A computed fold for a 73-nucleotide RNA from a Patescibacteria group bacterium, annotated as transfer RNA.
The organism belongs to Bacteria candidate phyla, within Bacteria.
The coordinates come from a structure-prediction model, not an experiment, and the mean pLDDT is 81.
It matches the Rfam family "tRNA". Rfam's curators write: Transfer RNA (tRNA) molecules are approximately 80 nucleotides in length. It is annotated as a transfer RNA.
RNA sequence: GGGCCAUUAGCUCAUUUGGUAGAGCGCUCCCAUGGCAUGGGAGAGGUGAUCGGUUCAAAUCCGAUAUGGUCCA
Numbered sequence: 001g002g003g004c005c006a007u008u009a010g011c012u013c014a015u016u017u018g019g020u021a022g023a024g025c026g027c028u029c030c031c032a033u034g035g036c037a038u039g040g041g042a043g044a045g046g047u048g049a050u051c052g053g054u055u056c057a058a059a060u061c062c063g064a065u066a067u068g069g070u071c072c073a
Stems, first nucleotide, its partner, number of pairs: 001072007010025004019056001027043006049065005
């Protein structure tokens, strides 16, 4: 320098090839216990890496950029 893959909640990951973005763990509050552990209930938390394009509508399609991984030279 070139090819390919990945980038979504604090962490690990889903999201059946376009139509309101979710789970587990973690966090906050409440209940049970004298307290802890534990169990149950409720809740907060996302400009979907960045920018642009296509579309009535984009996490999803297209391009560029950035970061990481991998292969080639």